[in-house]
Context: one part of a larger RNA
RNA sequence: GGAUGAAUGUUGCUGGCAUGCUUAGCUCAUGCAAGUCGAAUGGGUAGUGGUGUUUCCAAUGGCAGAUGGGUGAAUAGAGCAUAAGAACCUAUCCUUAGGAGGGGAACAACAACUAGAGCAGGUUGCAAAUACCCCAUAGGCUGAGGAUCAAAAGGAGGAAUCCAGCUAAGGAGGGGCUCACAUCUAAUUAGCUAGUUGGUGAGACAAUAGCUUACUAAGGCAAUGAUCAAUAGGUGGUUCGAGAGGAUGAUUAGCCACACUAGGACUGAGCCACAGCCCAAAAUCCUACAAGGGGCAGCAGUGGGGAAUUUUCAGCAAUGGGUGAAAGCUUGAUGGAGAAAUGCCAGUUGCAGGUUGAAAGCCCAUGGGUCGUGAACUUCUUUUCUUCGAGAAGAAACAAUGAUGGUAUCUGAGGGAAAAGCAUUGGCUAACUCUUUGCCAGCAGCAGCAGUAAGAUAGAGAAUGCAAGCAUCAUAC
Repeated sequence: GGAUGAAUGUUGCUGGCAUGCUUAGCUCAUGCAAGUCGAAUGGGUAGUGGUGUUUCCAAUGGCAGAUGGGUGAAUAGAGCAUAAGAACCUAUCCUUAGGAGGGGAACAACAACUAGAGCAGGUUGCAAAUACCCCAUAGGCUGAGGAUCAAAAGGAGGAAUCCAGCUAAGGAGGGGCUCACAUCUAAUUAGCUAGUUGGUGAGACAAUAGCUUACUAAGGCAAUGAUCAAUAGGUGGUUCGAGAGGAUGAUUAGCCACACUAGGACUGAGCCACAGCCCAAAAUCCUACAAGGGGCAGCAGUGGGGAAUUUUCAGCAAUGGGUGAAAGCUUGAUGGAGAAAUGCCAGUUGCAGGUUGAAAGCCCAUGGGUCGUGAACUUCUUUUCUUCGAGAAGAAACAAUGAUGGUAUCUGAGGGAAAAGCAUUGGCUAACUCUUUGCCAGCAGCAGCAGUAAGAUAGAGAAUGCAAGCAUCAUAC
């Protein structure tokens, strides 16, 4: 000097756009953050005098909940980045070909009984389906000879038709796996390894493989740094620098890992699953002491820690996600508003005239000089500000639909009114005098200044620099 997710002191007018727990992956009260489908199903409910149409719902069932959102604890390689590969899977979506025949038994809801403080239950009965099962069929699979295994469902509509369902092949997008190279510090870490390294058989997996296991050989890695230890999410990027390069990894985008701690599987196309399940530990809540409940590193918010970081806001109007045939419903994603000079950018704090160069202040050689056209005063103006009125674009899609928001913006009226500070002034370094103090009080980034005329302390006047900021401190270059 430029930089920062900054903090502190002091001062503070307006707008736009961004940014914000870097510390305790510490603890969490309260509310919300993942639902939807009655055009899959039996049933109930509201409303009506009745029929019809209509509304809503606990339960079975389907799809979603593996996305979106958060955090960086672990991790030095099961990661990430670049470049390749073969032994794989893939719900929804697209393309092509084919098929959808017949039958059956239940479980919830519900009812009755029962038990419990409560959370949660037990027994019997009823009984629907796009839930479940069996038979048939098959351009599928398999060692190709036999033989074996495995499908399907309907719904809406007056109908046309639409939607849904099954099998096989291919595609798109997505994912799993392997390999090459690269990836911080330490030798005051030199030897490490026994499923360890390779082979054969078997198992497991969607798939390759010591992935697992039996037998077998004794291998494998290492001064080109193995092993152990310390630190750390990685990258595109960001910042400094003429560059080489150094430092860094907030926001944002892709990848990875995690969800109170440790382990496990279930379901499913996909999880070993943040707001799913089981077991154990810690802390915590409730209890009628027999037993039970929860997990903010989602959005707000509380306590705590800390130099330090915001509202328990409003809306689904837009863009996306889920679901549905659709209307819709839902969405703390997201689009917005609020508070904060935290940063960047833009604007204002007036313009013109105005000297017997006014008064006061300060300096002085007493002549004057300076503050200074600065003020007062006169004319004008109105960005901001106050106020009356008009009032958006963003809506894609004929119409309707705007949270933001009566916001931005525009027309008129009012009044110079209400709007400048901070640091420095011996040298580096732009800017100097007086008074005070007297090696004291104090200053200080460095060298240093101060012991009676201090341009270096403190105050005053004047000046210089930057400016809604300024200065200090911290950090890296």